[in-house]
RNA sequence: UCCUGAUAAGGGCAAACCCAUCGGAAGGUGGGGGCGCAAAGCCACGGGCCCCAGGGGGUAGCCGGGCUGCCAGG
Numbered sequence: 001u002c003c004u005g006a007u008a009a010g011g012g013c014a015a016a017c018c019c020a021u022c023g024g025a026a027g028g029u030g031g032g033g034g035c036g037c038a039a040a041g042c043c044a045c046g047g048g049c050c051c052c053a054g055g056g057g058g059u060a061g062c063c064g065g066g067c068u069g070c071c072a073g074g
């Protein structure tokens, strides 16, 4: 550096739902809570889906793509 993720080790993130809050909405943020996740870390580039709608916004835990990363084995 590349591939793999069976058994680990240290851990990490955090669905639904509830409370508070921001937003026109989708949805976001904080706390609780754990469905799950080897990138469920980051990026709206392509597609999908959602919201408002001549155009704009959201979703990275929908798929693809890009960048970065712990441990172990090959």
Base pairs, nucleotide, nucleotide: 002074003073004072005071012037013036017032018031019030020029021028022027035061041067042066043065045064046063047062048059049058050057051056052055
Notes
This is a predicted structure of a 74-nucleotide RNA (c-di-GMP-I riboswitch aptamer) from a Candidatus Bipolaricaulota bacterium. It matches the Rfam family "c-di-GMP-I riboswitch aptamer". Rfam describes the family as follows. GEMM was predicted in a large-scale screen for bacterial structured RNA regulatory elements. The coordinates come from a structure-prediction model, not an experiment, and the mean pLDDT is 87. It was read from a public genome assembly, where an Rfam model found it.